Model confidence (mean pLDDT): 77 of 100. Glycine riboswitch aptamer from a Rhodobiaceae bacterium, 101 nucleotides, folded computationally. Of the family's consensus pairs, 90% are formed in the model.
[in-house]
RNA sequence: AUGAUCCCUGCGGGAGAGAUCUGCUGCCCUGUUAAAGGGCGAAGGCGCCGAAGGAGCAACCGCCCCGGAAACUCUCAGGCAAAAAGGACCGCAGGUGUAUG
Numbered sequence: 001a002u003g004a005u006c007c008c009u010g011c012g013g014g015a016g017a018g019a020u021c022u023g024c025u026g027c028c029c030u031g032u033u034a035a036a037g038g039g040c041g042a043a044g045g046c047g048c049c050g051a052a053g054g055a056g057c058a059a060c061c062g063c064c065c066c067g068g069a070a071a072c073u074c075u076c077a078g079g080c081a082a083a084a085a086g087g088a089c090c091g092c093a094g095g096u097g098u099a100u101g
Base pairs, nucleotide, nucleotide: 007095008094009093010092011091012090013089018046020045021044022043026040027039028038029037030036047080048079049078053076054074055073056072060068061067062066
């Protein structure tokens, strides 16, 4: 002096799958002597998704005792109208700063 990779921060992009069924002792609206109807919804059932996380196998890689390993697989978790949230990954900017020259 350069300052990769990794990590962190900010901004932008970012998929998939039921507007499914039942529907609390709940809430709201209409209405009534009473009744009844509609909507929201905790929770549960069945069905489904895969890109937080997690787990499994493995091409491959290594310092080859062993270890590291996916966007594949499984769905424990998470998610399934829109909206919101989340979101692997990608791009841009910035930060710490090792390797390297």